[in-house]
Context: one part of a larger RNA
RNA sequence: CCAUUUCUAAGGAACUCGGCAAAAUGACCCCGUAACUUAGGAAGAAGGGGGACCUUUUGUACUUUUUAAGUAUGAAAGGUGGCACGAAAUCGGGGGUAGCAACUGUUUACCAAAAACACAAGACUUUGCUAAGUUGUAAAACGCUGUAUAAGGUCUGACACCUGCCCGGUGCUGCAAGCUAAAAGGGAAGGGUGAAAUCCAUAUGGAUGGAGCUCCGAACUGAUUGUUCAGUAAACGGCGGUCGUAACUCUAACGAUCCUAAGGUAGCGAAAUUCCUUGUCCACUAAUUAUGGACCUGCAUGAAUGGUGUAAUGACUGCCCCGCUGUCUCAGAAAUGGAUUCG
Numbered sequence: 001c002c003a004u005u006u007c008u009a010a011g012g013a014a015c016u017c018g019g020c021a022a023a024a025u026g027a028c029c030c031c032g033u034a035a036c037u038u039a040g041g042a043a044g045a046a047g048g049g050g051g052a053c054c055u056u057u058u059g060u061a062c063u064u065u066u067u068a069a070g071u072a073u074g075a076a077a078g079g080u081g082g083c084a085c086g087a088a089a090u091c092g093g094g095g096g097u098a099g100c101a102a103c104u105g106u107u108u109a110c111c112a113a114a115a116a117c118a119c120a121a122g123a124c125u126u127u128g129c130u131a132a133g134u135u136g137u138a139a140a141a142c143g144c145u146g147u148a149u150a151a152g153g154u155c156u157g158a159c160a161c162c163u164g165c166c167c168g169g170u171g172c173u174g175c176a177a178g179c180u181a182a183a184a185g186g187g188a189a190g191g192g193u194g195a196a197a198u199c200c201a202u203a204u205g206g207a208u209g210g211a212g213c214u215c216c217g218a219a220c221u222g223a224u225u226g227u228u229c230a231g232u233a234a235a236c237g238g239c240g241g242u243c244g245u246a247a248c249u250c251u252a253a254c255g256a257u258c259c260u261a262a263g264g265u266a267g268c269g270a271a272a273u274u275c276c277u278u279g280u281c282c283a284c285u286a287a288u289u290a291u292g293g294a295c296c297u298g299c300a301u302g303a304a305u306g307g308u309g310u311a312a313u314g315a316c317u318g319c320c321c322c323g324c325u326g327u328c329u330c331a332g333a334a335a336u337g338g339a340u341u342c343g
Stems, first nucleotide, its partner, number of pairs: 001338008010329002014327001019324001028050004036041001038158001052080013081085001093322007100314002105117002121156007133142003159309004164239003169236002171232004178227002184221002190215004197208004240258005267301001268298001279295005
């Protein structure tokens, strides 16, 4: 010096990102116990008190050898010793307030246990049974030896009060009147070749041209496809600007105007969201970029991408108080085991 322990004057968080670590509390019995609350809880709330041993008296129950004694368990009074009586070990620190998540649970085996996931519950949607959906090339299997109070998918996430406006875009659903129409079917019309035949010319030739073969190919039919139209937001999503106006000033209930599918309702709000920002005021402190309560000027809140509350719960996160302490002021001492030095 390192590790593990033990103790420390006075102070008592001044340490530090942060009371991290340590200290403190502690089991049992008695008294006592607030706000709030979903009436269950909160609660071991908090906060107090008791204890060893001896003697005496005595309650209750049981047993026996029954005027009594013993066993078990209480009560009261008096006394004894110690620094200390649950004498060791085991064995909650507590309170207030805010955020998030209702809760018990689950998770990154080996850096994350959480506010993430799940959850009961709510909603939308698909599916009528050879169900939808899933696996498989198929046979087939699961779904299910189930049947819409069932099964699959998606979102929200107990409970309470609620969940506003927009269907223009994207998606989904519906309708089948109009428009559009791939492959394929279809085959009108036309072209090439063309024996015979006809016509012209006539030594050879040229023109027309049926059948057959072949080239090209219009109308029409053709996927409930697209478009059009309508519905649908607990589907994906979205939810304005400018100017003026009240008898101090300020502000604007009010008016004008432009744009939009519609212009953010109830709530909440410097917030797990606020850039400016350490916003402003109040509280807490001697002093606070923290924390709590308000304000609203919301850079860029807002309603199942859920909004706002909420008792209980939490090895979650912030702030404050009591107790407690070597965390610190500021270090010191001791024990054990290492390291180191000498041998």
This is a predicted structure of a 343-nucleotide part of an RNA (large-subunit ribosomal RNA, domain IV) from Chloropicon sieburthii. The RNAcentral record of the full RNA draws on ENA. Its mean pLDDT, the model's own confidence on a scale to 100, is 85.